[in-house]
Bacterial RNase P class A from a Burkholderiaceae bacterium, 404 nucleotides, folded computationally. A source record names the gene rnpB. It matches the Rfam family "Bacterial RNase P class A". Rfam describes the family as follows. Ribonuclease P (RNase P) is a ubiquitous endoribonuclease, found in archaea, bacteria and eukarya as well as chloroplasts and mitochondria. The coordinates come from a structure-prediction model, not an experiment, and the mean pLDDT is 76. The source organism's lineage runs through Bacteria, Pseudomonadota, Betaproteobacteria, Burkholderiales and Burkholderiaceae.

RNA sequence: GGGGCGAGUCGGGCAAUCGCGGUGCGAAGGCAUCGAGGAAGGUCCGGACUCCGCAGGGCAGGGUAGCGGCUAACAGCCGUCCGGCGUCGCGACACGCACGUGUCGUCAAGCCGAGGAAUAGGGCCACAGAGACGAGUCUGCGGCGUGGGCCCCUUUUGUGGGGCACUGGUACGGCGACUCCGUACUGCGCGCUGGUACGCCAGCACGGCGCUGCAGGGUGAAACGCGGUAACCUCUACUCGGAGCAACAUCAAAUAGGCAUGCGUCGGCCCCCGUGGCCGGAAGGGCGGCCCGCCCGAGCAUGCGGGUAGAUGGCAUGAGCGUGUCAGCAAUGGCGCGCCAAGAUGAAUGAUUGCCCGUCGGUCAUACGGCGUACAGAAUCCGGCCUAUAGACUCGCCUCACAU
Numbered sequence: 001g002g003g004g005c006g007a008g009u010c011g012g013g014c015a016a017u018c019g020c021g022g023u024g025c026g027a028a029g030g031c032a033u034c035g036a037g038g039a040a041g042g043u044c045c046g047g048a049c050u051c052c053g054c055a056g057g058g059c060a061g062g063g064u065a066g067c068g069g070c071u072a073a074c075a076g077c078c079g080u081c082c083g084g085c086g087u088c089g090c091g092a093c094a095c096g097c098a099c100g101u102g103u104c105g106u107c108a109a110g111c112c113g114a115g116g117a118a119u120a121g122g123g124c125c126a127c128a129g130a131g132a133c134g135a136g137u138c139u140g141c142g143g144c145g146u147g148g149g150c151c152c153c154u155u156u157u158g159u160g161g162g163g164c165a166c167u168g169g170u171a172c173g174g175c176g177a178c179u180c181c182g183u184a185c186u187g188c189g190c191g192c193u194g195g196u197a198c199g200c201c202a203g204c205a206c207g208g209c210g211c212u213g214c215a216g217g218g219u220g221a222a223a224c225g226c227g228g229u230a231a232c233c234u235c236u237a238c239u240c241g242g243a244g245c246a247a248c249a250u251c252a253a254a255u256a257g258g259c260a261u262g263c264g265u266c267g268g269c270c271c272c273c274g275u276g277g278c279c280g281g282a283a284g285g286g287c288g289g290c291c292c293g294c295c296c297g298a299g300c301a302u303g304c305g306g307g308u309a310g311a312u313g314g315c316a317u318g319a320g321c322g323u324g325u326c327a328g329c330a331a332u333g334g335c336g337c338g339c340c341a342a343g344a345u346g347a348a349u350g351a352u353u354g355c356c357c358g359u360c361g362g363u364c365a366u367a368c369g370g371c372g373u374a375c376a377g378a379a380u381c382c383g384g385c386c387u388a389u390a391g392a393c394u395c396g397c398c399u400c401a402c403a404u
Base pairs, nucleotide, nucleotide: 001400002399003398004397005396006395007394008393009392010391012356013355014354015353016352017351018350020035021034022033023032024031025030037375041386042385044384045383046382047381048380049244050243051242052241061240062239063238064237065236066080067079068078069077070076081115082113083112084111085110089106090105091104092103093102094101095100116235117234121233122232123229124228125227133225138216139215140214141213142212143211144210145209146208147166149164150163151162152161153160167187168186169185170184171183172182173181174180188207189206191204192203193202194201195200248313249312250311251310258304259303260302261301262300263299266280267279268278269277270276271274284296285295286294287293320339321338322337323336324335325334326333327332357372358371359370360369361368
């Protein structure tokens, strides 16, 4: 210097004016000070905090998974082993050689891995293939078996059909096993020759079926081998109580209801005897404050407690930030110093101008002009993960060539 790989940072700066939210000071006008992010996002994982539950043990259910470390904790992070992928490079081969291209092998830095167990058990294994974990029988060759008795119906016929018990074979079960028992299925068809008492009988050949032995090619990722698969159930080890700041706590209206206390809810007469009429009284209420007066009148007044609206706290000093140093490969931790940098709730965090910077256009070069935009926007807090992001910048590692 060429090429490749990985990681990280910033995400406009300063000033002025006006505006908005919080806090402090002031009697007030006002003054001072602070005011979004790397993801504040998704709400996926883990914690803090709060309330409820909880003697202990087990079951069910969820989560995690090589090994070691870090952490408050984690499904996170760091280191490492194993496995897989694969670029540069290198090697081999092919295109006749060179160049170049292609294939194969090995593969730097690197990327990926839900990486416990398949001899506890179950499930599944596409297509192809006879057969996919039960063993099976596609093709070829061979062996054995394919039984006799009784009864009924039917027929020209020794023709056709059915039933009963026995018995043989195969499969399943009783059962761990059998020569035992039970259940189911099955014991077929056709031709030729000979005999006959006409009921059938014997022999030969062929085909089918059942059982069994040997051999063969082919399919497929895998062909019988304790196959593969746990990102199917399962097993093993460890681990997990539930709900969430609309948690929760404090203060506390109006109305209704609850409890306690006080005052009042009365008396007379008449009738057609009723929720009637008349007369007098009555706590309290109305007539704008008081007295008189008038009217209404059966409930009224006070206190206590719970809870709602509402208000306040929770809520900004924290697993905090910056920096230096030490330990550690690292994640991370210890120590010293410095700092306090949002806290709204119909929810603030904005606008304009100037200079600088960046970028784009333009020019031979100045000049000049445009833009500062992307993703997005706190809501109890913190640690992670994931996702989005215009543009700019930095660092590390590997490899090749050249020079010293």